The RNA shown here (SAM riboswitch aptamer (S box leader)) has 88 nucleotides and comes from an Acidimicrobiaceae bacterium.
């Protein structure tokens, strides 16, 4: 990159740098020099593996591997999205 499968109404902060637009996309509606968006730095949160346990196929530790830490994936809408998990 590309199918498949599963999930996306819970929950999660303080600082630094930067400096103007961000929420993938179209229309809303929101955030935003009272510094959004991003990287950093420490913290967390606990979503799918792992790994431990159990009254076991479902729970319940853990925080190792990704991820996540405004709004119901913000809301509708589309040949739509993002995540993990084994694969090609």
């Nucleotide at each position: 990159c590309c199918a498949u499968c599963a999930u996306c109404c819970a929950g999660a902060g303080c600082g630094g740098c930067u400096g103007a637009g961000g929420g993938a996309c179209g229309g809303g509606c929101c955030c935003a020099g009272u510094g959004a968006c991003g990287c950093c730095g420490c913290g967390g949160c606990a979503a799918c593996c792992a790994g431990u346990g159990c009254u076991c196929c479902g729970c319940a530790c853990c925080a190792g591997g990704u991820g996540c830490c405004a709004a119901u994936g913000c809301c509708c809408g589309a040949u739509c999205g993002a995540u993990g998990a084994g694969g090609a």
The prediction has a mean pLDDT of 86. NCBI's taxonomy places the organism under Bacteria, Actinomycetota, Acidimicrobiia, Acidimicrobiales, Acidimicrobiaceae. The model forms 97% of the base pairs in the Rfam consensus.